About this RNA: A computed fold for a 110-nucleotide RNA from Paenibacillus spiritus, annotated as c-di-GMP-I-GGC riboswitch aptamer. The RNAcentral record of the sequence draws on Rfam. The organism belongs to Paenibacillus, within Bacteria. Its Rfam family is "c-di-GMP-I-GGC riboswitch aptamer". Its family is annotated with cyclic-di-GMP binding in the Gene Ontology.
[in-house]
RNA sequence: UGUGACAAAGGCAAACCUGCCGAAAGGCAGGGACGCAAAGCCAUAGGGCCUUCUUCGCUCUGCUCCGCUUCAAGGGACGCAGGACGAAGGUGGCAGCCGCGCUGCCGGAA
Numbered sequence: 001u002g003u004g005a006c007a008a009a010g011g012c013a014a015a016c017c018u019g020c021c022g023a024a025a026g027g028c029a030g031g032g033a034c035g036c037a038a039a040g041c042c043a044u045a046g047g048g049c050c051u052u053c054u055u056c057g058c059u060c061u062g063c064u065c066c067g068c069u070u071c072a073a074g075g076g077a078c079g080c081a082g083g084a085c086g087a088a089g090g091u092g093g094c095a096g097c098c099g100c101g102c103u104g105c106c107g108g109a110a
Stems, first nucleotide, its partner, number of pairs: 003107002011036002016031006034096001040102002046098002048094003052090006059083005064077003
């Protein structure tokens, strides 16, 4: 410089539970261990994923209106409201998704 042992000393802490913050994703603290040789730092290297808002498109439902009509059914307007999906942009988040960069314990084998 590299490298990762049935080594040694240690370290971190998933899911879940409790409390707090947040609209949410998520974060902090405590408990708890699925795992991790960087599961240390970095979100203005980059990619990816998640939350939320706006706009547009498409579709569904309901309401209103239109002509006919005893009623019902069906059609039209894209007018209003709500939901699902997709795209673009904005806000926030994830480093234990990949990964750039920086730093770090130990020393068997190559």